Predicted 3D model of a 113-nucleotide RNA (SAM riboswitch aptamer (S box leader)) from Parcubacteria bacterium RAAC4_OD1_1.
RNA sequence: UUGAUAUCAAGAGUAUGGCGAGAGUACUGGCUCGAAGACCCAUCAGCAACCCUUAGAAAUAAGAAGGUGCUAAAUCCAGCCAAUAGCAGAAAUGUUAUAUGGAAAGAUAAGAC
Numbered sequence: 001u002u003g004a005u006a007u008c009a010a011g012a013g014u015a016u017g018g019c020g021a022g023a024g025u026a027c028u029g030g031c032u033c034g035a036a037g038a039c040c041c042a043u044c045a046g047c048a049a050c051c052c053u054u055a056g057a058a059a060u061a062a063g064a065a066g067g068u069g070c071u072a073a074a075u076c077c078a079g080c081c082a083a084u085a086g087c088a089g090a091a092a093u094g095u096u097a098u099a100u101g102g103a104a105a106g107a108u109a110a111g112a113c
Stems, first nucleotide, its partner, number of pairs: 002112001005109004013044001015043004022033003027079004045071003050067002052063004075105001080102003083098006
C1' cells in the first nucleotide's frame, strides 16, 4: 500500500510544559473550537478492552502488567440510495424536514499478502 473481518450515539484532561494560527484527517455546505492560546508535540493522568493475562472443553466471566487506540461535539452534521411526513403538481416528478434505515468514504483493531 492492497483486499477481507469486527467495531464506531458509551467512556475518559478547563492537567503541566513547548509552539504560535489556524483546527474539527481530502473536497463542498453547515455548525462548532481557537490569542482567556486551539490544532500539534512532550510528560503525567485517565478511558476502553481489539491483542493480551487468569479461569474454563466452550460459551463466557474477571482483570489491566504489556502492544495499539482513544480522552469537544454521533465518525460534529449533511453530500449517494431509500423510508416517513409536509408543500407544489392532473400525473410523472420536484422540493423541504427527520437523533429513520442502508450504502459510500473515513477511523481503529487483530491478522493476511
The coordinates come from a structure-prediction model, not an experiment, and the mean pLDDT is 81.
The model forms 97% of the base pairs in the Rfam consensus.